Annotation:
The RNA shown here (c-di-GMP-I-GGC riboswitch aptamer) has 94 nucleotides and comes from a Desulfobacterales bacterium.
């Protein structure tokens, strides 16, 4: 360097709670503990979520408008979705 043990200190925290922010996926604290050898960091590539607001297209109304609903973009988001960069304990077998 690679690897990842029924090792040894130890980290982190899912889902769901209760509060906050958000339009909203979702994120922040506190509890919780499903798991995690980087489940540490960091939106570069892909993937997936989300649609306040613009657009449009169909309905109801028949009327400028107003409400549903469905596509399309746009903000925005998942690092516990891959894959990449960067960095970090420990020392068993290969």
């Nucleotide at each position: 360097c690679u690897c990842g043990a029924u090792a040894a200190a130890g980290g982190c925290a899912a889902a769901c709670c209760a509060u906050u922010c958000g339009a909203a996926a979702g994120a922040a604290u506190g509890g919780g503990g499903c798991g995690c050898a980087a489940a540490g960091c960091c939106g570069c590539u892909g993937g997936c979520c989300u649609g306040a607001a613009u657009c449009u297209u169909c309905c109801g109304c028949c009327g400028u408008a107003c409400g549903g609903a469905g596509g399309a973009u746009a903000u925005g988001g998942c690092g516990g979705c891959a894959g990449g960069g960067c960095u970090g304990c420990c020392g068993a077998a290969g």